This is a predicted structure of a 72-nucleotide RNA (transfer RNA) from a soil metagenome. The RNAcentral record of the sequence draws on MGnify. Its Rfam family is "tRNA".
[in-house]
RNA sequence: GGCCCUAUCGUUUAACGGUUAGGACGGCGCCCUCUCACGGCGUAAGUCGCAGUUCGAUUCUGCGUAGGGUCA
Numbered sequence: 001g002g003c004c005c006u007a008u009c010g011u012u013u014a015a016c017g018g019u020u021a022g023g024a025c026g027g028c029g030c031c032c033u034c035u036c037a038c039g040g041c042g043u044a045a046g047u048c049g050c051a052g053u054u055c056g057a058u059u060c061u062g063c064g065u066a067g068g069g070u071c072a
Stems, first nucleotide, its partner, number of pairs: 001071007010025004018055001027043005048064005
């Protein structure tokens, strides 16, 4: 340098082009308890960036960035 794959809450993992962007762990609040733990309920937090296609993009396309693989 060529080609291929990946990028979503703090972590991990879902999501037919129309989802309130869901689950688990963790965080916070409340309940429970004499207190803690366990348990229950609730809550905050996320789509790598810029363009394009589309009525509508996490999803499709291009470029870039980062990580991984492969060839030279």

The prediction has a mean pLDDT of 82.